[in-house]
């Protein structure tokens, strides 16, 4: 420096679901908890998925549609990394 994750160490991140705040919702935070994970560590850049408070349109009621709000633990894609092996 390239590949790759078979073994070993040391640690490290945490899914469902409780409680607690914040949010309109999706969700996030922080505690408890651990399904999983070598990039599950960032970045919404391309798809994709959730949400509709505002906005429009239709209109009784409400329903459609929309992200400027999200999801990095769906895909690829950029950026960084412990440990080991070839």
């Nucleotide at each position: 420096c390239u590949u790759c994750g078979a073994u070993a160490a040391a640690g490290g991140c945490a899914a469902a679901u409780c409680c607690a705040u914040u949010g309109a919702a999706a969700a996030a935070u922080g505690g408890a908890g651990g399904c999983g994970c070598a990039a599950u560590u960032c970045c919404a850049c391309a798809g994709g998925c959730c949400u509709a408070a505002g906005g429009c349109u239709c209109u009784u009621a409400g329903a459609g549609c929309u992200a400027u709000g999200g999801c990095a633990g769906c895909u690829g894609g950029g950026a960084u990394c412990c440990c080991g092996a070839a």
The RNA shown here (c-di-GMP-I riboswitch aptamer) has 86 nucleotides and comes from a Bacillaceae bacterium.
Its Rfam family is "c-di-GMP-I riboswitch aptamer". About the family: GEMM was predicted in a large-scale screen for bacterial structured RNA regulatory elements. Genes associated with GEMM are involved in a diverse array of functions, including chemotaxis regulation, signal transduction, secretion and chitin.
Model confidence (mean pLDDT): 87 of 100.
The sequence was found by an Rfam model in a public genome assembly.